[in-house]
Molecule: Bacterial large signal recognition particle RNA
Organism: Fimbriimonadia bacterium
RNA sequence: GGGCGCUAGACGGGGAGCCAGCGGUGCCCUGUACCCGAAAUCCGCUAUAGCGGGGUCGAAUGCUCGCCCCCGGCGUUUCUCCGGUGCGAAACGCCGCGUAUCGGCGGUGUCGAGGUUCGGGCCCUGCGCGACGGAAUCUCGGCGAACUCCGCCAGGUCCGGAAGGAAGCAACGGUAAACCGACCUUUCCGUGCGCCGCAGAACUCCCGAAAGGAGCCGUCGAGGCGCGGACGCCGUAUCGGCGGGCGACAAAGGCGAGUGCGCCC
Numbered sequence: 001g002g003g004c005g006c007u008a009g010a011c012g013g014g015g016a017g018c019c020a021g022c023g024g025u026g027c028c029c030u031g032u033a034c035c036c037g038a039a040a041u042c043c044g045c046u047a048u049a050g051c052g053g054g055g056u057c058g059a060a061u062g063c064u065c066g067c068c069c070c071c072g073g074c075g076u077u078u079c080u081c082c083g084g085u086g087c088g089a090a091a092c093g094c095c096g097c098g099u100a101u102c103g104g105c106g107g108u109g110u111c112g113a114g115g116u117u118c119g120g121g122c123c124c125u126g127c128g129c130g131a132c133g134g135a136a137u138c139u140c141g142g143c144g145a146a147c148u149c150c151g152c153c154a155g156g157u158c159c160g161g162a163a164g165g166a167a168g169c170a171a172c173g174g175u176a177a178a179c180c181g182a183c184c185u186u187u188c189c190g191u192g193c194g195c196c197g198c199a200g201a202a203c204u205c206c207c208g209a210a211a212g213g214a215g216c217c218g219u220c221g222a223g224g225c226g227c228g229g230a231c232g233c234c235g236u237a238u239c240g241g242c243g244g245g246c247g248a249c250a251a252a253g254g255c256g257a258g259u260g261c262g263c264c265c
Base pairs, nucleotide, nucleotide: 001265002264003263004262005261006260009057010056011055012030013029014028015027020046021045022044023043024042034054035053036052037051063258064257065256066255067254068253072249074247075246076245077244079243081241082240083239084238085237086236087235088234092232093231094229095228096227097226098225099224101222102221103220104219105218106217107216108215116210117209118208119207120206121205124200125199126198127197128196129194130193131191132190133189134188135187136186139182140181141180142179149174150173151172157166158165159164
């Protein structure tokens, strides 16, 4: 150096998650890599950290270790930016209202504007008067008691020898309370009432008058001032996201090193 047969080992790995921890099923990355069975209401193990069964390769392209590079996810920071929410503030932007000024337009005014004073009206409050409604009272009319109201009392009853007398039901006549009605007097209560009265309050609006003598009103715009709102901006707290920084891992890939046993030639 070659041949044959074996063994260690390999036949995927990694991240997050789960877990006391490790590995797996499930998710994601890498990218091609034996088969069968169970696994999230989880499954199997315990630092030699998946289990059970079968198969292939097998000492190097394939196994082991180190370095480089880095897919990918994870943690952290709050550095820039974006978005959400709570609280605060009101300088600026924005919005609303008011006020005075200037300008444009349109009305109105010497046939007298705004403002002032006076009178009246509208509105409100109290009292009164009237009207209307109800109740009561007074007066009048009607009706009104089988007995417990009146008059007169047939019949009948009672007293009497008789003459005569007595009480008295019904009918008839009348009346009381009650009820009904009328209008008058008086009182009380009430009101979707009144070209009513008195007093007050109010002072905006309307009408009239007086003195006086030139402005007044609407609308649009501009900038000023004041008040308010809190959409933006701002401050603060918090949550989430893209990017950046830092950190621990890290697939695939690249480079380097390492690793057997037996027999024969």